């Protein structure tokens, strides 16, 4: 150098035929329990790596660059 993959809540992680982004663990009330743990509820946290495009609408297409990885001389 050339290629292919990853990025989305505190962390792992889901969600592609383009239509208002989600569970579970975790965190914080509240309830049960003699008290911790457990179990029940609830509610917070995301401008979907960055900019540009294309579209009546883009985490999703299309394109530079960015991060982590891999292949292959």
């Nucleotide at each position: 150098g050339u290629c292919c993959c990853u990025u989305u809540a505190g962390a792992g992680c889901a969600a592609u035929g383009g239509g208002u982004a989600g569970a579970g663990c975790g965190u914080u009330g509240g309830a049960u329990u003699u008290u911790u743990a457990a179990u029940c509820u609830a509610a917070a946290a995301g401008c979907c790596g960055u900019g540009g495009g294309u579209u009546c609408a883009a985490a999703u297409c299309c394109u530079a660059c960015a991060u982590g990885g891999g292949a292959u001389g």
Molecule: transfer RNA
Organism: Trichonephila inaurata madagascariensis